[in-house]
RNA sequence: CCGUGCUAGGCGGGGAAUUAGCGGUGCCCUGUACUCGCAAUCCGCUCUAGCGAGGCCGAAAGCUCGUCUGAGGGUCGUGGCCUACGAGGCCAGUACGCCGCGGGCGGUGUUGACGGUCAGGUCCCGCGCGAUGCGCGUCCGCGAAUCAGGUCAGGUCCGGAAGGAAGCAGCCUUAAGCGGUGCCGGGCAAGUGCCGCGGACAAGCCUGACCCGAGCCAGCCACGGCGGGCACGCUCGCUGACCACUCUCGAGGACGAGCCCGCACGG
Numbered sequence: 001c002c003g004u005g006c007u008a009g010g011c012g013g014g015g016a017a018u019u020a021g022c023g024g025u026g027c028c029c030u031g032u033a034c035u036c037g038c039a040a041u042c043c044g045c046u047c048u049a050g051c052g053a054g055g056c057c058g059a060a061a062g063c064u065c066g067u068c069u070g071a072g073g074g075u076c077g078u079g080g081c082c083u084a085c086g087a088g089g090c091c092a093g094u095a096c097g098c099c100g101c102g103g104g105c106g107g108u109g110u111u112g113a114c115g116g117u118c119a120g121g122u123c124c125c126g127c128g129c130g131a132u133g134c135g136c137g138u139c140c141g142c143g144a145a146u147c148a149g150g151u152c153a154g155g156u157c158c159g160g161a162a163g164g165a166a167g168c169a170g171c172c173u174u175a176a177g178c179g180g181u182g183c184c185g186g187g188c189a190a191g192u193g194c195c196g197c198g199g200a201c202a203a204g205c206c207u208g209a210c211c212c213g214a215g216c217c218a219g220c221c222a223c224g225g226c227g228g229g230c231a232c233g234c235u236c237g238c239u240g241a242c243c244a245c246u247c248u249c250g251a252g253g254a255c256g257a258g259c260c261c262g263c264a265c266g267g
Stems, first nucleotide, its partner, number of pairs: 001267006009057003012030004020046005034054005062259008072249003077245004082240001085237004091233001093232002096227005103221003106217003115211008124199005129193002132189003136185002139180004148173004156165003
């Protein structure tokens, strides 16, 4: 050095969770890496890698350390952003209210703006007139068995007679009273009037006429000021999600260094 047979060993690793702790099943990552059975209300173990059964390889492999990288997981904390909630009003940005301004939009204006003058109205006072309503008068109608009037048939009374007297019914009229009243007279009332006259006010507004000749308005936006308030923002606290940083575990990968490479027999 070669062959045969063995043995050690290998046939994946990691994170979280669970656990006194460890390994496994289950979850996740890596990525290819023997098979079967068991195991989350778990299974096994107690210091080395689950237990049981089988198979393959076998000194081939491999192992350790360092640096860098790094899937993924965890994480006290910090920051950012979003989210749910509570509180505040010392902040006052948005929104809201008021005021200003006249830059933009808009409206209006030579079919004449703003301004000015005049007149009238609007408001007030007095008077008048009219209308309306309610009484009164006036006028009309009704209205007395008897105790109202007139005339009083019949009848009655007085008288010798002429004649006279009272007087019922009827008829006519009327008092009190009742009813009506559109016209007329007068009174009162009033949420009375496209009415009239006079006065007051003449500040504003409205209408009209005239003069002048180009602005005027402030609805919306912008801008400025003030205000209150808590809907949002803001401040404080707190919940949850995500991202980044710090810390931590870390499969896999790259580079470097080191370790191991056995036993028996035969040639």
Predicted 3D model of a 267-nucleotide RNA (Bacterial large signal recognition particle RNA) from a Solirubrobacterales bacterium.
It is recorded under the gene name ffs.
The coordinates come from a structure-prediction model, not an experiment, and the mean pLDDT is 77.
It matches the Rfam family "Bacterial large signal recognition particle RNA". For this family Rfam cites "SRPDB: Signal Recognition Particle Database" (Rosenblad et al., Nucleic Acids Res, 2003). Its family is annotated with SRP-dependent cotranslational protein targeting to membrane, signal sequence recognition and signal recognition particle, plasma membrane targeting in the Gene Ontology.
The source organism's lineage runs through Bacteria, Bacillati, Actinomycetota, Thermoleophilia and Solirubrobacterales.
The model forms 94% of the base pairs in the Rfam consensus.